[in-house]
Context: one part of a larger RNA
RNA sequence: UUAUCGUUAAGGAACUCGGCAAAUUAGCCUCGUAACUUCGGGAGAAGAGGUGCCUGGUAUGUAAAAAAUUGCAUGUUCAGGUUUCAAUAAAGAGGCCCAAUCGACUGUUUAGCAAAAACACAGAGCUCUGCAAACUCGUAAGAGGAAGUAUAGAGUUUGACGCCUGCCCAGUGCUGGAAGGUUAACAGGAGAUGUCAAUCGAAAGAUGAAGCAUUGAAUCGAAGCCCCAGUAAACGGCGGCCGUAACUAUAACGGUCCUAAGGUAGCGAAGUCCCUUGUCGGGUAAAUUCCGACCUGCAUGAAUGGCGUAACGAGUUGGGCGCUGUCUUAACGAUACACUCA
Numbered sequence: 001u002u003a004u005c006g007u008u009a010a011g012g013a014a015c016u017c018g019g020c021a022a023a024u025u026a027g028c029c030u031c032g033u034a035a036c037u038u039c040g041g042g043a044g045a046a047g048a049g050g051u052g053c054c055u056g057g058u059a060u061g062u063a064a065a066a067a068a069u070u071g072c073a074u075g076u077u078c079a080g081g082u083u084u085c086a087a088u089a090a091a092g093a094g095g096c097c098c099a100a101u102c103g104a105c106u107g108u109u110u111a112g113c114a115a116a117a118a119c120a121c122a123g124a125g126c127u128c129u130g131c132a133a134a135c136u137c138g139u140a141a142g143a144g145g146a147a148g149u150a151u152a153g154a155g156u157u158u159g160a161c162g163c164c165u166g167c168c169c170a171g172u173g174c175u176g177g178a179a180g181g182u183u184a185a186c187a188g189g190a191g192a193u194g195u196c197a198a199u200c201g202a203a204a205g206a207u208g209a210a211g212c213a214u215u216g217a218a219u220c221g222a223a224g225c226c227c228c229a230g231u232a233a234a235c236g237g238c239g240g241c242c243g244u245a246a247c248u249a250u251a252a253c254g255g256u257c258c259u260a261a262g263g264u265a266g267c268g269a270a271g272u273c274c275c276u277u278g279u280c281g282g283g284u285a286a287a288u289u290c291c292g293a294c295c296u297g298c299a300u301g302a303a304u305g306g307c308g309u310a311a312c313g314a315g316u317u318g319g320g321c322g323c324u325g326u327c328u329u330a331a332c333g334a335u336a337c338a339c340u341c342a
Stems, first nucleotide, its partner, number of pairs: 002336007010328002014326001019323001027051005036041001038160001052082005057076008083087001095321007102313002107119002123158007135144003161308004166238003171235002173231005180226003187219001191215005198207003239257005266300001267297001278294005
């Protein structure tokens, strides 16, 4: 020097991305305890005081005894005394509060860089399944589902609770329908071709029945598709331009184009806002963070759930009190390795 510890004047977060680390707090008893709340909580909220030993009093239990009383044990909201700087005298043993975000909660997870806002969850919805169930594994036999039976099982989405969950079925899916169109194998066999008896011919060659073989039109022909409906807690989607009020500004109002329908309630510079450190207010001496508003939402929005929400969280963000070697600014000490000397 490094590592692990201990102490520190004055200040007390000035350190730093950030109080990271350290310090503070700590047991038990008494008093006291807010907002909010699902009335259970919040809560050990916060905050304040006490704590050893001795003597006496006192309460209860128990034993002895006729009784007074005494012994022992436990307690004490009682009184007095007494020692120390300090009495849970060592050790072990919550720091606290305010506001916001996300997730309701306990739980689970990347064995070995991520513990979370991710997964799960109770609850909610939709779809399938009548039992030889649907679904899954297997070529099959067979097995699981289930020695269960729709208050059951499977799939999928959301995720306690509260208030709610708007419009669109044109596209893609799914369900239902069956008149028409299209349509496979099969059926069907018009026709065509090859071969060849035979006939004609002087020959070359021409024609060519039956059979065999190769093809093959019309016609017939299911589901599906086209078609017709339904369905969004199915996949998904949810406009533009122009004008208008007696200051100005804005536009309740009107016109027009397009669409399946044009984003409702809520929330909103958000974990979503590019411009942007938006503007205003609060907090600070001073804040790109934070909180409350505004709405001009580049590009919010309703179970791909929307908005709230007590409790909870080794989650995230901002602020404060206490506390401190994090710092101003270093110093001293202990132990270990190393190093130097012997």
This is a predicted structure of a 342-nucleotide part of an RNA (large-subunit ribosomal RNA, domain IV) from Thiothrix sp. NCBI's taxonomy places the organism under Bacteria, Pseudomonadati, Pseudomonadota, Thiotrichales, Thiothrix. RNAcentral holds the full RNA, with entries from ENA. It matches the Rfam family "Bacterial large subunit ribosomal RNA".